This is a predicted structure of a 516-nucleotide part of an RNA (large-subunit ribosomal RNA, domain I) from Maioricimonas sp. JC845.

Context: one part of a larger RNA
RNA sequence: GGCACAUGGGGGAUGUCUCGGCGCUGGAAGGCGAUGAAGGGCGUGGAAGGCUGCGAAAAGCCUGGGGGAGCCGUCAAACAGGCGUUGAUCCCGGGAUUCCCGAAUGACCGUAUGCUGAAUCCAUAGGCAUGCGGGGCGAACGUGGGGAACUGAAACAUCUAAGUACCCACAGGAAAGGAAAGAAAUUCGACUCCCCGAGUAGCGGCGAGCGAAAAGGGAAGAGCCUAAACCGUCCACUUCGGUGGGCGGGGUCGUGGGACCGACAACAAGGCAGGCUGCCUGCUAGAAGAAUCCGGUGGAAACCGGAACCACAGAGGGUGACAGUCCCGUAUUCGAAAGCGGAACGCCGUCUGUCGGCACCCGAGUAGGUCUGGGCACGUGAAACCCGGACUGAAUCCAGGAGGACCAUCUCCUAAGGCUAAGUACUCUCCAGCGACCGAUAGUGUAUCAGUAGCGCGAGCGAAUGAUGAAAAGAACCCCUUCAAGGGGAGGGAAAGAACCUGAAACCAUGUGCCU
Numbered sequence: 001g002g003c004a005c006a007u008g009g010g011g012g013a014u015g016u017c018u019c020g021g022c023g024c025u026g027g028a029a030g031g032c033g034a035u036g037a038a039g040g041g042c043g044u045g046g047a048a049g050g051c052u053g054c055g056a057a058a059a060g061c062c063u064g065g066g067g068g069a070g071c072c073g074u075c076a077a078a079c080a081g082g083c084g085u086u087g088a089u090c091c092c093g094g095g096a097u098u099c100c101c102g103a104a105u106g107a108c109c110g111u112a113u114g115c116u117g118a119a120u121c122c123a124u125a126g127g128c129a130u131g132c133g134g135g136g137c138g139a140a141c142g143u144g145g146g147g148a149a150c151u152g153a154a155a156c157a158u159c160u161a162a163g164u165a166c167c168c169a170c171a172g173g174a175a176a177g178g179a180a181a182g183a184a185a186u187u188c189g190a191c192u193c194c195c196c197g198a199g200u201a202g203c204g205g206c207g208a209g210c211g212a213a214a215a216g217g218g219a220a221g222a223g224c225c226u227a228a229a230c231c232g233u234c235c236a237c238u239u240c241g242g243u244g245g246g247c248g249g250g251g252u253c254g255u256g257g258g259a260c261c262g263a264c265a266a267c268a269a270g271g272c273a274g275g276c277u278g279c280c281u282g283c284u285a286g287a288a289g290a291a292u293c294c295g296g297u298g299g300a301a302a303c304c305g306g307a308a309c310c311a312c313a314g315a316g317g318g319u320g321a322c323a324g325u326c327c328c329g330u331a332u333u334c335g336a337a338a339g340c341g342g343a344a345c346g347c348c349g350u351c352u353g354u355c356g357g358c359a360c361c362c363g364a365g366u367a368g369g370u371c372u373g374g375g376c377a378c379g380u381g382a383a384a385c386c387c388g389g390a391c392u393g394a395a396u397c398c399a400g401g402a403g404g405a406c407c408a409u410c411u412c413c414u415a416a417g418g419c420u421a422a423g424u425a426c427u428c429u430c431c432a433g434c435g436a437c438c439g440a441u442a443g444u445g446u447a448u449c450a451g452u453a454g455c456g457c458g459a460g461c462g463a464a465u466g467a468u469g470a471a472a473a474g475a476a477c478c479c480c481u482u483c484a485a486g487g488g489g490a491g492g493g494a495a496a497g498a499a500c501c502u503g504a505a506a507c508c509a510u511g512u513g514c515c516u
Base pairs, nucleotide, nucleotide: 001515002514003513004512005511006510007509008508009507015501016467017466020438021437022435023434024433025432026431027430028429029427030426031137032136039101040100041099042055043054044053046079049075050074051073061095062094063093064092065091066090070083071082072081108134109133110132111131112130113129114128115127116126141172142170143169144168145167146166152159156205182188192219193218194217195216202210203209223419224418225417226363230249231248232247233246234245235244236243237242254397256362257361258360260357261356262355263354264353269352270351271350272349274348275347276346278345280342281341282340283339284338286334287333288332292307293306294305295304296303308325309324310314316328317327318326368392369391370390371389372388373387374386375385378404399414400413401412402411403410454461455460474500477489478488479487480486
């Protein structure tokens, strides 16, 4: 020096655990904000700091309800001082208070009404006042306005990626869409979503790739209101013929409908998405809730042995090891002064004819056309259909549009106004529950005072750290030592000594043996 074994040190793997996370199901809720939000700052306790709560009325005040013996949140023990069966602390409902910043606003914008009022007579613009509304925040879902590139095409330009990412605006609990100027079957009969049709028909440097629709099957189910003709009323203008506007009636359709004129029927029944509250019911505190003992082992019984019991309760958690019967619960049953929500009933409100004549109305810079773009699965193609820009530009039912160029025939439909639940999408959040999900280098970045410490000029980036024990019983007292660290006794404990469960390996040391 090496190897081996032993004993330690060192280190924190492994096992076990879990106040944390991840995913999903069902239900609820789907908003908050000028009555000042979200988020902060600063305060606030007898007591220094952090967290939590609260706001100068400051870990709280008033009040209604619940609850029933202790309490003055927590890290964090104690001390001081108090409160409570005249019901505190605590939990739920309502109310009061609620500093400063922050949309942050004594502003600004919109709208209605009134007043005022330029150039410029009337007027208009503008101004002022008042009422009402808006503004900002928020996870995803939604609609609209804009809109890439990498990439793929084995290069690349059309194409693709993709109308994706991203930006902006706006809305709702959903949004969008929606009651056929549809679709092509003997037709069907709003819209939306799912399955299928189908990787089909098609599109495509016919490359890469893109990619329907109808039918069929399901979920759900709901249809309505206007404009115009005509009538009335008010106002304005008027060449007194009327014209225009507001409001009310009327009217709403494709087997065309309506107005007007004439005739007939009818006063009821039914529908409804609007409003109201009584009953009922749900949510926001809660309440009741069965049944076990003995012996053994052990530090400890829930274990083992024996003998019982309950069960609409043998889900789960806790208790000194593994408990249906010890504790909390569970099955089941019950409960609200107050606030909020829901459906049916009820009440209110609202909607709903036929025939003949007549030819007044039936959404205009619209439809259509040309050029040029875009959207449709469809890349200009034979390219219909839908939507823009430019230029043009009809008809009112003997009308107009569509049926994938176009024409005819035939068939279907009624544009140029509007509204519309449900089925569908999502989950910042709340409740209940589940998992061949993780178990501390995993699972969220965060199990631990984490978007913290730290880094960066900044946008931003972004950690690590869990476990004594059943109980602190957290080691009185003695000894060595520098009144140290540390150690040795003692005591406590089943063990574990706070650098604390288990305690692997690397690495280090000591002892012994063997080899050189």

Description:
The RNAcentral record of the full RNA draws on ENA.